Context: one part of a larger RNA
RNA sequence: CGUUGGAAACUUGAGGGGUCUCGUCCUUAGUACGAGAGGACCGGGAUGAACGCACCUCUGGUGUUUCGGUUGUUCCGCCAGGAGCAUUGCCGAGUAGCCAUGUGCGGAUGAGAUAAACGCUGAAAGCAUCUAAGCGUGAAACUCACCCCAAGAUUAGGUUUCCCUAAAGGCCACCCGUAGACUACGGGUUUGAUAGGCUGGACAUGGAAGUGCGGUAACGCAUGGAGUGAACCAGUACUAAUCGGCCGUUUGA
Numbered sequence: 001c002g003u004u005g006g007a008a009a010c011u012u013g014a015g016g017g018g019u020c021u022c023g024u025c026c027u028u029a030g031u032a033c034g035a036g037a038g039g040a041c042c043g044g045g046a047u048g049a050a051c052g053c054a055c056c057u058c059u060g061g062u063g064u065u066u067c068g069g070u071u072g073u074u075c076c077g078c079c080a081g082g083a084g085c086a087u088u089g090c091c092g093a094g095u096a097g098c099c100a101u102g103u104g105c106g107g108a109u110g111a112g113a114u115a116a117a118c119g120c121u122g123a124a125a126g127c128a129u130c131u132a133a134g135c136g137u138g139a140a141a142c143u144c145a146c147c148c149c150a151a152g153a154u155u156a157g158g159u160u161u162c163c164c165u166a167a168a169g170g171c172c173a174c175c176c177g178u179a180g181a182c183u184a185c186g187g188g189u190u191u192g193a194u195a196g197g198c199u200g201g202a203c204a205u206g207g208a209a210g211u212g213c214g215g216u217a218a219c220g221c222a223u224g225g226a227g228u229g230a231a232c233c234a235g236u237a238c239u240a241a242u243c244g245g246c247c248g249u250u251u252g253a
Base pairs, nucleotide, nucleotide: 001152005163006162007161008160009159010158011157015149016148017147018146021049022048023047024046025045026044027043033038051106052105053104054103055102059100060099061098062097066093067092068091069090070089071086072085073084074083075082076081110144111143112142117137118136119135120134164252169247170246171245172244173189174188175187176186177185194240195239196238197236198235199234200233201232203229204228205227210223211222212221213220214219
């Protein structure tokens, strides 16, 4: 842009893509078979491997935006307390997110038509013959079935509800994220919890500073599960979503 007004929701499925795996154990049964040694088909059950999809409750990884410890040095006049730099200076932990080694799920089942193969009836050819006419059985392959995409399927489909002319509606702009290279998509724009802030919680770290006490001191103890805190969960208009602009044009030949 189209789908011949617009919006929303739900759909049909032409067509396309994906999946399709393998083992071990128990049982049937030490049965059939076999002199014995050995040892099944068919059927039922259990449990795995690799692979695939999704997810983060658990187990872990990462987590240069969190907390703590610590070395050297510079600075904040000094002490104390901090900040910068040194691979994030180094080290110990770690929320969200992302992830696998973690968790959940999947391959099923059935049908159709067949391959090789196996048959029935049966002539040519009084016999025989699965084939020449005719009719069956038969595979992880094929077509369905299962999962995903899908009406630009221009043959542009269908159903339901709602709205309308300075309209309905859409776009721009702005605040954003479950989305994302950009775009798109999704949410919000004061008739507001969209983001930030603040407050509370969760969770992390692990006992702040200051002060007091003990110790010559290093340091320890108390105040006090303290102080601090990222992405998480809520509440709250304090801040920012201001003011606005554009398209759309006569109930849809």
This is a predicted structure of a 253-nucleotide part of an RNA (large-subunit ribosomal RNA, domain VI) from an uncultured Elusimicrobia bacterium. Its Rfam family is "Bacterial large subunit ribosomal RNA". Its mean pLDDT, the model's own confidence on a scale to 100, is 87.